[in-house]
RNA sequence: GGCACCGUAGCGGGAGAGCCUGGUGCCUUACCAGCACCAGCGCCGAAGGAGCAACCACCCCGGAAACUCUCAGGCAACCAGGACCGCUACGGUAGG
Numbered sequence: 001g002g003c004a005c006c007g008u009a010g011c012g013g014g015a016g017a018g019c020c021u022g023g024u025g026c027c028u029u030a031c032c033a034g035c036a037c038c039a040g041c042g043c044c045g046a047a048g049g050a051g052c053a054a055c056c057a058c059c060c061c062g063g064a065a066a067c068u069c070u071c072a073g074g075c076a077a078c079c080a081g082g083a084c085c086g087c088u089a090c091g092g093u094a095g096g
Stems, first nucleotide, its partner, number of pairs: 003096001005092009018041001020040007042075003048071001049069003055063002
């Protein structure tokens, strides 16, 4: 100096599940439709959270998933969110 690793930021990719029922409000002369909120039932798992485990560690204290649970979040399209992956930049650890 380069690579690997960690963190942050930017860009790109990124799944799943009710266009369900009722009520209230907005809109309308009124109704229907649409949107928002509340409640109900039914669903999803890849923010977060929790649980078990292969395994790791161990004096003590433990750590640990994309598995499991759905508290939270989400369920036409759009928007938003989105684990994870790729690229770029900056910073850092370590002395691999």